[in-house]
Description: Predicted 3D model of a 345-nucleotide RNA (Bacterial RNase P class A) from Acutalibacter sp. NCBI's taxonomy places the organism under Bacteria, Clostridia, Eubacteriales, Acutalibacteraceae, Acutalibacter. The gene name in the source record is rnpB. Its Rfam family is "Bacterial RNase P class A". Rfam classes the family as a ribozyme. On this family, see Frank and Pace, Annu Rev Biochem 1998: "Ribonuclease P: unity and diversity in a tRNA processing ribozyme".
This record gives sequence, structure tokens and C1' cells, in this order.
RNA sequence: UGAGCAAGCUGAACAGUCGCGGAUAUCAGGCGAAAGCAGAUAUCUGAGGAAAGUCCGAGCUCCUCAGGGCAAGAAUAACGGCUAACCGCCGCCGGGGGCGACCCCAGGGAUAGUGCAACAGAGAGAUACCGCCGAUUUGAUCGGUAAGGGUGGAAAGGCGAGGUAAGAGCUCACCGGCGUGCAGGAGACUGCACGGCCCUGUAAACCCUAUUCGGAGCAACACCGUGGAGGAACAUGAAGCGUAGCCCUGCGCGUUCCGUGGAGGUGGCGUGAACCUGUCGGCAACGGCAGGUCAAGAUAGAUGACUGUUCCAGACAGAACUCGGCUUACAGGCUUGGUCACACC
Repeated sequence: UGAGCAAGCUGAACAGUCGCGGAUAUCAGGCGAAAGCAGAUAUCUGAGGAAAGUCCGAGCUCCUCAGGGCAAGAAUAACGGCUAACCGCCGCCGGGGGCGACCCCAGGGAUAGUGCAACAGAGAGAUACCGCCGAUUUGAUCGGUAAGGGUGGAAAGGCGAGGUAAGAGCUCACCGGCGUGCAGGAGACUGCACGGCCCUGUAAACCCUAUUCGGAGCAACACCGUGGAGGAACAUGAAGCGUAGCCCUGCGCGUUCCGUGGAGGUGGCGUGAACCUGUCGGCAACGGCAGGUCAAGAUAGAUGACUGUUCCAGACAGAACUCGGCUUACAGGCUUGGUCACACC
């Protein structure tokens, strides 16, 4: 200098004017039956790294208590740790890719059983088509053979030697797998030795094993609640209806209470598994301790508009109960630490 890898930060800035949501204080006394709400002024404050998808895990709330067993369904899948928890994260193992920094993995079981393996091929899990060897009646048939050819993604573990009628782990060396033993490790696993033990693949096919799982969700839910439906008690014949009139009686009217809960209002609603800084433990995820901070809370829903200046001319996109993750979208800029190639000292 060029190429590439990993991690983190940022997500136009400044000034002025006007406007909107929220909190607190003061003033004022308005609206409403009430609950409660509103007005003015001042001060403070007002979107994100993903607020998104709603894919996992929780808090919180209600419901026909969801305790045990069986069955069904769904999810997860090496090992150790972290966490409130998780299908998350960290470390590590195994496998794969890259010269490398580093990246990726839908990683249990195919000796429990069943199924499937199109086409091709003789044969797809047990087979003899060609070839090779042997026997015979020399046409061909029978037997042996998985070394060679052919088909296929896959065909008796690979390869070499011995051996043999020809062959074959039949025997041996090396490599791969499996099993046993020993050693190391917390474990997955690794290393060494021994044993010819050599078994097709597929579980993003059924299935088997282990573990986990009640449902609905803040429009959850709780409280206040004029009126209205319902019930009870009291009062009572003054007005109404059954009846043209009067009396009795019933309904209704009146008051109070209970109770339901529509309109409306309030809470839930932001002090929390919180954030920042320092320090300690740990490879790390993370945890302990100390100090500091309070940071939108609407309900038709605020977070905006205009003007001026500057630059690289501004991406993806906007809270709606709240957290921890994952995934997806994202113009540009900045920082740090590795790697490879070339050149120079």
C1' cells in the first nucleotide's frame, strides 16, 4: 500500500420563533349529579437500536386449581457453565469451510421394529449380467468367486503384499470404523494397546429414548358510578290506570336501602430480574461490592412546523402493560484488535 476478518460506538449539528403531550409548584376559581376533569403562568421533561416481526422465555391479571397416573398433541436434543427463565448466551467437544485472522452446523437413536431407495442396474440387503476358476456330454448347464468390468448418489471398509483352481480379512502391514482395557479430563471426548469384530443409506419417513408444556391475555383485570332493569322495607289514597262515578283491592307514583353495571371517570402505567461509573472474582457469558441517576406515559392518541448557518446533504423506521432474548430492516461515519500478500528499512 492492497485485500480480507472480528468486536464496539454513532444514526446530522447549532441558533431563533410558534405549537403539542406529561410531571411539579403557584394562581384562579370554571365544568360535572358524582367520580373526577379542565384553565393560566413558571420550571423541568418528551421515541429506537431496532420502538418492528410477535418467534421463544418470564413478570403481572383473570378463569371451570391445572396434585398423581395413562393416552394424545406440541417443542427441544453432544458436553460443562451462566441466567428469574428460555428453543437464549458463554466456553468447550465433534464435523465442515478458509493459506490465515476467522466462519458455519435441522449435532440423540439405523444392533427395538416397520417403511422407502425413482431411473438405471442381474442384484438396493442380499444378489452372479459380463468376466475369472473348476466339473461335465464342449451346444451349454451346474458349482465356486465380490479381485476386474458395467449401472447407480450409494454395491461386501480402503489400499498393498501373501495366499488360492480362481478368489475372498482367508492371513499380514498401514489407514478408517466398531468393541474391550488402561491413562488423561468436570464432561462431551482424546491418546495408547489389544481384538479381523467390518455391520448400505434414510429418523427436515413412521417410530423409539430423555426432558418440558393448563388456558386466555392490559380491549387482561380492579375500583367509583347520575340514569335504567331487578329485589326489600317504609309511607300512603293527594294526582293516574283497570271503571262513567264511589268504595275495596292490584299495578304504578314517593322515600330509603341492597344489588347489577351501560355512558363516563380512575387505577393498572413505569423504582425496575432498571441504568451508569469504579472495583473485585471468572477465559467468557455473568456475578459480588461501593457510589451515583430517575429517564415519554398518551386513550383518538404529544414528540411537530417555519426561518437562518454549516457539512459528508441525513438510511431503516416511530412508543401503547413491562422486562430478557432471537429474527428481520438499515445511507453514511468513527474506533479498536487480529490475518494474508507485496515493497522498503